[in-house]
Molecule: transfer RNA
Organism: Candidatus Tepidifontimicrobium thermophilum
């Protein structure tokens, strides 16, 4: 320097072809229970879907550019 993958709640992840209000676990918060805590049960909060454009009647999804991570190949030294 060139190719590929990848990014969405605090973690790991879903969300077939472009279309219902973006959900789940696990974490946090209160609450039930317990002498107190753990579990167990309920009930909450939390999102610029990485950043800008674009295309659409509509974008986590498509297209461009820019970032950041990872994997290959290569150049210096």
């Nucleotide at each position: 320097a060139g190719g590929g993958g990848c990014g969405u709640a605090g973690c790991u992840c879903g969300a077939a072809c472009g279309g219902c209000u973006a959900g789940a676990g696990c974490g946090c918060c209160g609450g039930u229970c317990u002498c107190c805590a753990a579990a167990a049960c309920c009930g909450g909060a939390g999102g610029u879907u990485c950043c800008g454009g674009g295309u659409u009647c509509g974008a986590a999804u498509c297209c461009c550019g820019g970032c950041g991570c990872c994997c290959c190949u290569g150049c210096c030294a």